[in-house]
């Protein structure tokens, strides 16, 4: 240098054109003499960035950024 993949909650990861979710973690409840376990509710996301399609974009297209492959 070129190609292919990838980037969503604190971490692991869904989610393929209409309001962003699991199950772990984390608060906080219930329970227990107490802790864990179990249930119950909660917070916590400018969907990596800028732009373009679209009435509408996490989702398609285009650069560019960081990861992970191949090929030279």
């Nucleotide at each position: 240098g070129c190609c292919c993949u990838u980037a969503u909650a604190g971490a692991u990861c869904a989610g393929u054109g209409g309001u962003a979710g699991a199950g772990c973690g984390u608060u906080g409840g219930u329970c227990u003499u107490g802790u864990a376990a179990a249930c119950c509710a909660a917070a916590g996301g400018u969907c990596g960035a800028c732009g373009g399609u679209u009435c509408g974009a996490u989702c398609c297209c285009g650069u560019c950024u960081g990861g992970g492959g191949g090929c030279a």